Small-subunit ribosomal RNA, 3' major domain from a metagenome, 478 nucleotides, folded computationally.
Context: one part of a larger RNA
């Protein structure tokens, strides 16, 4: 000057307190380790690996294994020779890939019709090359993750110091904030901080279809005629600033309280991530240096494998039930997708789902939420609770569902009776519940990303555990 302290002082954050739900016992799903195996591909490793890359592993993906091929090569660029094809389709052998015999069979210019040439394709031929998801992230770009959206981190010129350095950035108040005041050998800038951005909240005004329905006609309704008032949509504005009053304060910055407002002191969400730190992370997204392979560590096909399974852990779904299970009726959403798609009404089928295809290239069609409300029923039991596992029948994607799909429907009905030590999430339309859509996708979601419905409990505080931030004190560290 840092760094560190079971030194001290001050301040902060679901840090702890107050509160609500959870995990950690059960089944399962899912990663991971460890075993196992030919293979179980490879990476992630305290927070900040482990529903992580993977926004989806049946083949393909796919990089691993066993086998089968294959050597200028699946792909690029170049030379020389040939042929005239390419395409595209028959048979034959094969697990395939590929190997073989076969039908078919260029263009365009010149021509002395023999033929040149040029362009495309293929095949041979020799190499220059190509290819590697092979190694190294401790050679590296680029991208990301954390302390941490934490208030820091620098510099210029000046002063001080013999110098490393230091002031400024330290006090005093005050802030979410190095955020503003006031002081002051400091003035003064810069990257952060806050604004500018997007988006919910209020409203004017412009627009009125596919959108809405207050008046008004018609119509049993739907609904249409007619209107743009309302909602609504989406474009452009206004709207808040401590702007006003009081009171505290140093005549300050601010801070408490009130008015008037749709909203009050950053009004609620996002997006934004300084200097840097961890030789953090990724050479397998890409790119790249230098090593390494070159009949193989390259390419290519089947089949497996990534799905194993004595066990251990993370992280989710389902329960364990009466604030509930069934059965019946009946009510409200929001985001958002959609033409190789959504797919109604209608018919079969207990059902997944079949036929069929109206109408949407979409504020018009697909388009019906579920919890909730009305009523019935069970009566505290391993039960009508729970759904696991297994038989057994089928749908449906798809060349193919044996390893290894998702559903459905009859039958079985395992563990679980609220879960130790210990830990994890949350301060409002927030947790807790309920359901809906997407992206990946032929199929395939309890995981990811959003979306709306119903809607709490607490915070007295800052002693004390964890992070952090300033200043100061001590050190045999640096």
């Nucleotide at each position: 000057u840092g760094a560190c302290g079971g030194g001290g002082g001050c301040c902060c954050g679901c840090a702890c307190a107050a509160g609500c739900g959870g995990u950690g016992g059960a089944g399962u799903a899912u990663g991971u380790g460890g075993u196992u195996u030919a293979a179980u591909u490879c990476g992630a490793a305290g927070c900040a690996a482990c529903g992580c890359g993977a926004a989806g592993a049946a083949c393909c993906u796919u990089a691993c294994c066993a086998g089968g091929a294959u050597u200028u090569g699946a792909c690029a660029u170049g030379g020389g020779g040939g042929u005239g094809a390419c395409c595209g389709u028959a048979c034959g052998a094969g697990a395939a890939a590929u190997c073989g015999u076969g039908c078919u069979u260029u263009a365009u210019a010149c021509u002395u019709c023999g033929g040149u040439a040029u362009a495309c394709a293929c095949c041979c031929c020799a190499c220059a090359c190509a290819g590697g998801u092979g190694c190294u992230g401790c050679a590296u770009g680029g991208c990301u993750g954390u302390c941490g959206u934490c208030a820091g981190c620098u510099c210029g010129u000046g002063u001080c110091g013999u110098g490393a350095g230091a002031u400024g950035u330290u006090g005093g108040g005050u802030u979410a904030a190095g955020u503003c005041c006031c002081g002051c050998a400091a003035c003064g800038a810069g990257c952060g901080c806050a604004a500018c951005c997007c988006u919910c909240g209020u409203u004017u005004c412009u627009a009125g279809u596919u959108g809405u329905c207050a008046u008004g006609c018609c119509g049993c309704a739907a609904g249409g005629c007619g209107a743009c008032c309302c909602u609504c949509u989406a474009g452009a504005g206004a709207g808040a600033c401590u702007g006003c009053c009081g009171g505290u304060g140093a005549c300050a910055a601010a801070c408490c309280g009130g008015a008037g407002g749709a909203a009050g002191g950053u009004g609620g969400g996002g997006a934004u991530g300084a200097c840097g730190u961890c030789a953090a992370g990724u050479c397998a997204u890409c790119a790249u240096g230098g090593c390494c392979c070159u009949u193989a560590c390259g390419u290519u096909c089947u089949g497996g494998g990534c799905a194993a399974c004595a066990c251990a852990c993370g992280u989710a779904c389902u329960a364990c039930a009466a604030u509930g299970g069934c059965c019946g009726g009946u009510a409200c959403a929001a985001c958002a997708g959609g033409u190789a798609g959504c797919g109604a009404u209608a018919u079969c089928g207990c059902g997944a789902g079949a036929u069929g295809g109206a109408g949407c290239c979409a504020a018009u069609c697909c388009c019906c939420a579920a919890a909730g409300c009305c009523g019935g029923u069970c009566u505290c039991a391993g039960u009508u609770c729970g759904g696991a596992u297994u038989g057994g029948a089928g749908u449906c994607u798809g060349c193919a569902a044996c390893u290894c799909g998702a559903c459905u429907c009859c039958a079985u009905g395992a563990a679980g009776g609220u879960g130790g030590a210990a830990u994890c999430g949350c301060u409002a339309g927030u947790a807790a519940u309920c359901g809906c859509g997407g992206a990946u996708c032929a199929g395939c979601a309890u995981g990811c990303c959003g979306c709306g419905g119903u809607g709490a409990a607490u915070a007295c505080g800052u002693u004390c555990c964890c992070g952090g931030g300033c200043c100061u004190u001590g050190u045999a560290c640096a």